This is a predicted structure of a 350-nucleotide part of an RNA (small-subunit ribosomal RNA, central domain) from a metagenome.

[in-house]
Context: one part of a larger RNA
RNA sequence: CUGGGCGUAAAGGGCGCGUAGGUGGUUAUGUCAGUAAGAUGUGAAAGCCCUGGGCUUAACCUGGGAACUGCGUCUUAAACAACAUAGCUGGAGUACAAUAGAGGGUAGUGGAAUUUCCGGUGUAGCGGUGAAAUGCGUAGAUAUCGGAAGGAACACCAGUGGCGAAGGCGGCUACCUGGAUUGAUACUGACACUGAGGCGCGAAAGCGUGGGGAGCAAACAGGAUUAGAUACCCUGGUAGUCCACGCUGUAAACGAUGAAAACUAGAUGUUGUCCAGCUUAGACUGGUCAGUAUCGAAGCUAACGCGAUAAGUUUUCCGCCUGGGGAGUACGGUCGCAAGAUUAAAACUC
Numbered sequence: 001c002u003g004g005g006c007g008u009a010a011a012g013g014g015c016g017c018g019u020a021g022g023u024g025g026u027u028a029u030g031u032c033a034g035u036a037a038g039a040u041g042u043g044a045a046a047g048c049c050c051u052g053g054g055c056u057u058a059a060c061c062u063g064g065g066a067a068c069u070g071c072g073u074c075u076u077a078a079a080c081a082a083c084a085u086a087g088c089u090g091g092a093g094u095a096c097a098a099u100a101g102a103g104g105g106u107a108g109u110g111g112a113a114u115u116u117c118c119g120g121u122g123u124a125g126c127g128g129u130g131a132a133a134u135g136c137g138u139a140g141a142u143a144u145c146g147g148a149a150g151g152a153a154c155a156c157c158a159g160u161g162g163c164g165a166a167g168g169c170g171g172c173u174a175c176c177u178g179g180a181u182u183g184a185u186a187c188u189g190a191c192a193c194u195g196a197g198g199c200g201c202g203a204a205a206g207c208g209u210g211g212g213g214a215g216c217a218a219a220c221a222g223g224a225u226u227a228g229a230u231a232c233c234c235u236g237g238u239a240g241u242c243c244a245c246g247c248u249g250u251a252a253a254c255g256a257u258g259a260a261a262a263c264u265a266g267a268u269g270u271u272g273u274c275c276a277g278c279u280u281a282g283a284c285u286g287g288u289c290a291g292u293a294u295c296g297a298a299g300c301u302a303a304c305g306c307g308a309u310a311a312g313u314u315u316u317c318c319g320c321c322u323g324g325g326g327a328g329u330a331c332g333g334u335c336g337c338a339a340g341a342u343u344a345a346a347a348c349u350c
Base pairs, nucleotide, nucleotide: 004321005320006319007304008303012318014201015200016199017198021194022193023192025088026087027086028085029084030083031082034080035077036076037075038074039073040072041071042070049065050064051063052062053061054060091191092188093187094186095185096183097182098181099180103177104176105175106174107173108172109171110154115149116148117147118146119145120144121143125136126135162169163168206247207246208245209244210243211242215241216240220236221235222234223233258317259316260315261314262313263312266295267294268293269292270291271290272289274287275286276285277284299306300305323350324349325348332343333342334341335340
């Protein structure tokens, strides 16, 4: 390179925006460096292939033909692709009216609970476990009542419910703000899809500076358990968890399933519009579009399973895989304050 693949065997980039590039709806006309047809030149000989001949045969030698799938030139065609011009509305988008939502940011605010402190009542235990002990308590604990402080998280509602590109998002209120869906008309007229590099976002842990610190809790200390126990259990407890700004850039970042488009039986829920029917109202029924689930026909699959939200049938573009270990390691480069991240081998071995 060809070919084959990527849910679970190796393999989908964590996610988006988007540059180059690749690909691209529909009608008419035109052009002809792609494409197609014809002609012509060239494509050395030998070899290969076909068919004759010569050595007793064969290898070998030799005549003829074909082939040399290529390239150049000329002529022609104009369906397809491309390009040019002029259009179209189905893709895409804009305007209008509605709708739902834990989408994002900032500020304020609420109640329950834990802890601590102050005060009252009250007295000998409390706590903890499989059982204990460490621990707390006559300097008055635990329990209980009242008050105060402070931090963090938001019970019920709550739902294979909703929103977001992913990470993720949940008390309430206000402000700022992104996206989606539906409906009916008008407008733009292919403006589209994908996307190497690039840029941005990106849980937790971790790092820097400054705050904050209730609960929880790596490390650490003690008590148990045990042959030992650097653990599991218990009593404590510091970083951290929280906030602001900056960095890190990784996860089983998972649907282990890249994005977009088209087509291909149904059934049953559920969320948000809209339409129709029925009805006094909707708590009804049917349909439609957009989501989200369960089952399932065809088909696919090694099987499990997937099955209009495909892993079915096709198209376009990107990423990735090529036996196990060595190894996501070494070296080098880039990035980072560091931790490390990213790119990424080989010897050797089975």

Overview: It matches the Rfam family "Bacterial small subunit ribosomal RNA". Its family is annotated with ribosome and structural constituent of ribosome in the Gene Ontology. The prediction has a mean pLDDT of 86.